[in-house]
Predicted 3D model of a 77-nucleotide RNA (transfer RNA) from a Patescibacteria group bacterium. Its Rfam family is "tRNA". Lineage of the source: Bacteria > Bacteria candidate phyla.
RNA sequence: GGGCCCGUAGCUCAGUCGGAUAGAGCACCGGUUUCCUAAACCGGGGGUCGUGAGUUCGAAUCUCGCCGGGCCCACCA
Numbered sequence: 001g002g003g004c005c006c007g008u009a010g011c012u013c014a015g016u017c018g019g020a021u022a023g024a025g026c027a028c029c030g031g032u033u034u035c036c037u038a039a040a041c042c043g044g045g046g047g048u049c050g051u052g053a054g055u056u057c058g059a060a061u062c063u064c065g066c067c068g069g070g071c072c073c074a075c076c077a
Stems, first nucleotide, its partner, number of pairs: 001073007010026004019057001028044005050066005
């Protein structure tokens, strides 16, 4: 330098043939229970979906640039 894949909640991920309020588990907070803790059960908070732009009535989802990560190939003194 060329190609491919990935980036969504604190963590691990689902959702990717565009459709209306963005989800799960764990973690976190509160409550019940317990002498206390843990466990169990109930409830709750938390995300402008990496970033900028474009297409569209409508974008996490499609297109382009950029940033970050991974893999393969090429080049090199």